[in-house]
Context: one part of a larger RNA
RNA sequence: CUGGGCGUAAAGGGCGCGCAGGUGGAAAAACAAGCCAAAGCUAAAAUACCAUGGCUCAACCAUGGAAAGUGCUUUGGAACUUUUUUUCUUGAGGGAGUCAGAGGUUAGUGGAAUUCCUGGUGUAGCGGUGAAAUGCAUAGAUAUCAGGAGGAAUACCGGCGGCGAAAGCGGCUAACUGGGACUCACCUGACACUGAGGCGCGAAAGCGUGGGGAGCAAACAGGAUUAGAUACCCUGGUAGUCCACGCUGUAAACGAUGAAUACUAGAUAGUUAGGGAAUAAAAUACCUGACCGUCGUAGCUAACGCAUUAAGUAUUCCGCCUGGGGAGUACGGUCGCAAGACUAAAACUC
Numbered sequence: 001c002u003g004g005g006c007g008u009a010a011a012g013g014g015c016g017c018g019c020a021g022g023u024g025g026a027a028a029a030a031c032a033a034g035c036c037a038a039a040g041c042u043a044a045a046a047u048a049c050c051a052u053g054g055c056u057c058a059a060c061c062a063u064g065g066a067a068a069g070u071g072c073u074u075u076g077g078a079a080c081u082u083u084u085u086u087u088c089u090u091g092a093g094g095g096a097g098u099c100a101g102a103g104g105u106u107a108g109u110g111g112a113a114u115u116c117c118u119g120g121u122g123u124a125g126c127g128g129u130g131a132a133a134u135g136c137a138u139a140g141a142u143a144u145c146a147g148g149a150g151g152a153a154u155a156c157c158g159g160c161g162g163c164g165a166a167a168g169c170g171g172c173u174a175a176c177u178g179g180g181a182c183u184c185a186c187c188u189g190a191c192a193c194u195g196a197g198g199c200g201c202g203a204a205a206g207c208g209u210g211g212g213g214a215g216c217a218a219a220c221a222g223g224a225u226u227a228g229a230u231a232c233c234c235u236g237g238u239a240g241u242c243c244a245c246g247c248u249g250u251a252a253a254c255g256a257u258g259a260a261u262a263c264u265a266g267a268u269a270g271u272u273a274g275g276g277a278a279u280a281a282a283a284u285a286c287c288u289g290a291c292c293g294u295c296g297u298a299g300c301u302a303a304c305g306c307a308u309u310a311a312g313u314a315u316u317c318c319g320c321c322u323g324g325g326g327a328g329u330a331c332g333g334u335c336g337c338a339a340g341a342c343u344a345a346a347a348c349u350c
Stems, first nucleotide, its partner, number of pairs: 004321003007304002012318001014201004021194003025088006033081002035077007042069001049065006091191001092188003095184005103177007110154001115149007125136002162169002206247006215241002220236004258317006266295003270291006299306002323350003332343004
């Protein structure tokens, strides 16, 4: 390479957009590049194959035969693929009418709570733990009342509820803005799918500059525990957590399950849209979509389990795997301010 695989054994890229490439709906016609058939040309001899013969046999040798290209030329065929032309509407997109939503960005704003400050009341404790102590407090704490400051997060509603490609998104209001679903079947007429490179987005931590800093809290300090205790527990506490701009580019970035399309029993909870019935109007039951769950048949699976949201049956395209360790390391390269990231071996060893 072929082959076999990728939920949990090694293996799905963190997620999108998309150039090239690969693949691609229905009908008719044309061409004949791929494809198929026939004929011809050429494919030296030897070797290899078959038959016969010659060395006593064999090896070896000789004679004859047959066969052999993915080649070229000509003629013909037209199912499929390509190409060209014409057409179609079911894929895709547009239009019209509705709908739900923590989708995004910016600005403003509310209440509860913690902390701090000021003042009042008030007096000896408070706090903390398994028990304590460090700590705070007669310079008046804790508690309680009133006022003020500031930062961060948004109880209830709230839901295996919703939205988003993923990361993720939750008080309220406004502005701007992305995506989706349903109904109609008005328009375009295959405009599609995937996507190496590339470009963009990308939790937390971390980095740079400047702000901010209530609570929490790596590091650090002290008190305990303990044989020790560089921990678990307690009292403090700085980076950080927050904002703006820039970088980093990684996670058990998980459904450990790539994207798209078609097909293959059902039952049932929820979200959302529509329909004709019923009704005074609803509730309700029924039907049709889109989404999100639970169970389950066939089938699949090593088993667990999956099962119309497939891990079933198929097709297309991409990514990835090939015994354990060495090692996601060394070296080189690219990127980064750094931390490091990406790419990625071998010796040796079992």